[in-house]
Context: one part of a larger RNA
Formats: sequence, C1' cells, structure tokens
RNA sequence: GGCGUACGGAGGAUGCCUUGGCUCCAAGAGACGACGAAGGACGUGAUAAGCUGCGAUAAGCUCCGGGGAGGUGCAAAUAACCUUUGAUCCGGAGAUUUCCGAAUGGGGCAACCCACUGGCGACAGUAUCCCGCAAGGGAGGUCAACGCGGUGAACUGAAACAUCUCAUUAGCCGCGGGAAAAGAAAACAAACGUGAUUCCCCCAGUAGUGGCGAGCGAACAGGGAACAGCCCAAACCGCUGUUGUUACGGCAACGAGCGGGGUUAUAGGAGUAGAGACGUGAAAGUCAGCGACGAGCAGAACACCUUGGAAAAUCCGACCAUAGAGGGUGACAGUCCCGUAAGCGAAGGACCUGACGAUCUAUCUACCACCUGAGUAGCGCGGAACACGUGAAAUUCUGCGUGAAUUAGCCGGGACCAUCCGGUAAGGCUAAAUACUCCUUGGAGACCGAUAGUGAACAAGUACUGUGAAGGAAAGGUGAAAAGAACCGCGAACAGCGGAGUGAAAUAGAACCUGAAACCGUGCGCCU
Repeated sequence: GGCGUACGGAGGAUGCCUUGGCUCCAAGAGACGACGAAGGACGUGAUAAGCUGCGAUAAGCUCCGGGGAGGUGCAAAUAACCUUUGAUCCGGAGAUUUCCGAAUGGGGCAACCCACUGGCGACAGUAUCCCGCAAGGGAGGUCAACGCGGUGAACUGAAACAUCUCAUUAGCCGCGGGAAAAGAAAACAAACGUGAUUCCCCCAGUAGUGGCGAGCGAACAGGGAACAGCCCAAACCGCUGUUGUUACGGCAACGAGCGGGGUUAUAGGAGUAGAGACGUGAAAGUCAGCGACGAGCAGAACACCUUGGAAAAUCCGACCAUAGAGGGUGACAGUCCCGUAAGCGAAGGACCUGACGAUCUAUCUACCACCUGAGUAGCGCGGAACACGUGAAAUUCUGCGUGAAUUAGCCGGGACCAUCCGGUAAGGCUAAAUACUCCUUGGAGACCGAUAGUGAACAAGUACUGUGAAGGAAAGGUGAAAAGAACCGCGAACAGCGGAGUGAAAUAGAACCUGAAACCGUGCGCCU
C1' cells in the first nucleotide's frame, strides 16, 4: 500500500407519516366601489421582531341570540388581570374605522405638503363629466374564467417560398351580464312539406373548396335538450307648441313634443257604413304561506384475564345498531372521546306556492285605395364575411360613387330569364335549454406524498437578485407525555465530553424517526 472483516465518523437515500397540494362532482354565489372599493403605508400588545387580528374606541367597543368553565391569537415564559352579576368562544346587527389609493379642495417624488368657505367650536363643504329649468340624480375604479365587439401578428405547415396555412388564433383595446350573444322568417324546402333562436347526436371528413398543394370543410333531412312570444314607426283623431294672417272672434300651415289608434302575408291596418262580444290570458308590485341556508341541541351499546412502557392486541363472555362513515386516544376500538344514523333548532332569510292586482291583451261584412321603416334596396369600383381563395358566384356587410319601386308593389329559391313556390327588408324587446369558476358549503379520487404534489405542507411570492419590467429559492418528522437531562467531574468555556437521572428506547438528547451509497478512520486477518 492492497483485499477482507468488525466497529465507528460523515452523509441524508430509502421506508413509514401528513398539516399541503392536484383533479373532479353537487349545491350556492356570480360581484365590490364616492355610504370611499380592490390593494397598500403606518400604527396597535405589560414585555412584541415576524404572521394574524384590529384602527387613535386600534389581538379590540355596544346590543340581540347560542353556549356553560375556563380565558388573555400563532407562541413558550413571567407579571398583571378577566370570568357563574356568565368571561373566552360561535351566529347576527351596529359603532369606530389614521394616511395613501378611482382619490375627488389645490399640489405631489403614493402613504406627504398647502388652502379657501361656513361654524364660538367639535366639525362640515369645496374634483371632472353626463342628465335636469331647478331641486336633485348618475358615472368614474377594481375583479379568475366565460361573452360580444374593435384591432391584430409571427414562429410554424406547405418537407424551400410568395397565394394559402398557423388564425378571423396569441397579444392589445372597448363594453356588458350572471350568463352573454342569437331570436319570432323579405327563413328552409321542392311540387311533399316545415314553421323564432340556442345547444347536443347524426348527416360527414360527405357535397364542396384548394399554388385542386399543404390543407380547409358545410348545409338540408332525421333524432334529442329546452320551448314563448311580443312592442313600436306610419295612416287617422286630439292636445300643447311654432309660424303666417286677421274684420282680434278665429283660420291656415308646419311638424317639434305628448296622448289615443295600430302592428301584418290566405296581407294587415286606417277611414266610411253596418253587425257583434264584455271575456281570455300575461313576465310589475303588494300580502300571506312554506322554508334551503344560517350559531347550535340531543344522540345507543364492554368488562375481566394474559402479554406489554402503554391495550384498542390475544383469550373468554356480553351488548347497541335507522348509528360497523371518518378521526382521535401510549399498538389494530361499533360499545373510551369527537362524531355518525334518525330527530330537533333563534334572529335573519333565498327559491318556490297561493291570493290580490296597476297595466297590457281579442271579432265579422262591404266599400274605399290613405298607411305599412329611403340616400334605403339594387347597381358600379375597392375590400371583407359566408366551408366557398373571383370563380359560372348566388347570399350577407360596406369605404367611394350612383340610386329605385310603393301591394297591379317588393325580396328570395347559388350567374341569368320564364313559370311556379316561399316570404314581407331597410325599427325594437324577449325566459329556458348553452359557456365559465376568483369565491362559499358539502362530498369524491385504480391523484401526489416533501427533488413528488401548487413556486409555496415551514415568517412564500418570503429571503435573495435586478435601476426597472421582472426573476425567484432552500427549508417537514425527539418522545405516548418535556418526563427537554437536578447534581457531580474534566475543561478557559454559555464549547464539548464523562458520570448521575428521565424514558419502553438516549446509537430517540434537541445538528433529535428510520439512517443506504460515495467519502474518511480504527482494530484484527491475509498478501506484497
């Protein structure tokens, strides 16, 4: 020096565990904000750095309800206190709520500075924009996804690349709701018919489209979910108003406002003439009932022996069960504890149900030809959306230009024309079926188990890095119980160690469960 072996050191793998995560399900909720939010700064404790709570009334104040013996948060300790005259704690209602922040009296380098008016003072008011004559009312900002609209890429694919694709995606902006959007046929269909919209299955990777490349990709019919239909504009009548005129009594015109009327395709309505009904239904609101939820209440039944540190284990014999879900307790407990099943429950109170009910809501015949959405429809040019890339390109939208008809009308049925069929544009509203989950409650998992699972089981968006936008960790486990090692010794020692003591165990001693390997030693054996 090597190999082997034993015992250690070092290290923190593995096993076991779970306070934390992940993914779903059901129900709820789907908003908060000038009555000052979200989010912060600074304070606030006997001692107080952090977290949590709270706000100069500051780990809290008042009241109502629950509850019943302890309490002064995480979090030990001491002190000082509170509490059966009911504390702490839990549910509800209120009070207080510094400063910044939409921030709103003015300013400002957020958490600071400086004002004016009224009032003795405490204090109150004083931003901008919109509506309104005024009084007064409203908006603003924040927030996870879902929604509608505007704007809008590139990597990529096409085995290069330009049309194309990625994609009407990501990003950015605006707006709204608990859903949004869409929606009561100027729709489909095809010679038969259907009857608003939305969503699912299918049709179908079909018909198509496509440097006919890569790719993109319907609809009708059929089956389901859910179902609901309405209101204006106009004609006509009236009132107010304005203008013109006046023999000041009026008359005419206009179309601004308001009321009645009226709302459609087998056209309907208005007007004129006649006839006839007094009902039917509906989604404001009010009252009542039910009562989810929302503190809680109550809740059955087991003992001995043995082993052990400890019984819930073993043995033996019982009991309850509308409760043998689960968790805890010194090892594995239906009967020890918390619970569980079934049952009960305050203030407040959603949904639902019923009654009342403002308001709204219907006919027939004849004549007549007044009304039925105009810079609209269409067309031309340039684009876009439609599965459809300009194509034979219908349909929809529109930047520029042009520009009808008026029910004997007009539009569509994939160029266009005719016949036929369907419909009635150029105004508006509309629940449900559908989408999502920042949040609340309950539940589940052939999900993870500390290099996993959230970045975060711990003072985690912390420490730390960066001028900044931003980036972003590591770090869990003594024991059943601190019983956390009195006392003695060595030592400079509040280091460390040896005794003693606790404990089932101290090679469980706080650098604490288990304690692998690399790596480092010591003893012994063998070889050189």